[in-house]
RNA sequence: AGUGAAUUAACUCAGAGGCAGAGUAACCCCUUGAUAAGGGGUAAGUCGCUGGUUCAAAUCCAGCAUUCACUA
Numbered sequence: 001a002g003u004g005a006a007u008u009a010a011c012u013c014a015g016a017g018g019c020a021g022a023g024u025a026a027c028c029c030c031u032u033g034a035u036a037a038g039g040g041g042u043a044a045g046u047c048g049c050u051g052g053u054u055c056a057a058a059u060c061c062a063g064c065a066u067u068c069a070c071u072a
Stems, first nucleotide, its partner, number of pairs: 001071007010024004018055001026042005048064005
């Protein structure tokens, strides 16, 4: 320098154009003599950034950033 992949909640990850989700963790309640386990509930997201396409974008397109792999 070129090519490819990844970027979504604190963490690990779903989500193939129509209201952003799960598990774990956190907080509250139930249960216990107490803890753990179990049950119920709550909160937590500018979907990496900037543009574009579209009635509508996490999703499609372009550029940029970061990380990883490969080629030279």
A computed fold for a 72-nucleotide RNA from a Bacilli bacterium, annotated as transfer RNA.
Rfam family: tRNA. Rfam classes the family as a transfer RNA.
NCBI's taxonomy places the organism under Bacteria, Bacillati, Bacillota, Bacilli.